[in-house]
This record gives sequence, structure tokens and C1' cells, in this order.
RNA sequence: GUCCCCCUAGCUCAAUUGGCAGAGCACACGGCUUACAUCCGUGGGGUUAGAGGUCCGAGUCCUCUGGGGGGCA
Repeated sequence: GUCCCCCUAGCUCAAUUGGCAGAGCACACGGCUUACAUCCGUGGGGUUAGAGGUCCGAGUCCUCUGGGGGGCA
């Protein structure tokens, strides 16, 4: 230089191939306990990397930019 893949909650990852953004862990609160931990329940937390486009509707499709990984040279 060129091609391919990935980027979603604090972390690890889902989201039926365009139709309500979720789970586990973590965190907060409550229950349990003399107390802590374990366990049980409830809750908060998102500009889906950034910008633009297509569409009635975009995490998903298209373009550009940024970051990470890999192939070829």
C1' cells in the first nucleotide's frame, strides 16, 4: 500500500438476517444471618465507536472517518 473481520451497559457477549435494545457477571437496595460471605428478590445503568445516506422504520443495509485484529505485498 491493498483486502478481510470486529467495535452494543463498568466487563464478557446476545439481538431470529430491517420491526419494543437484552442476558450473565459487576454495582445499589431489600430479604436471609449475631455479623460477613453464599443464596433469593428488586432496581439503576446505552448518542449500539463517530458522522452522513437509504427506508414508514437501521444495532442490522450503503459511504466516509477513528480504533483493534488478521492475510498478501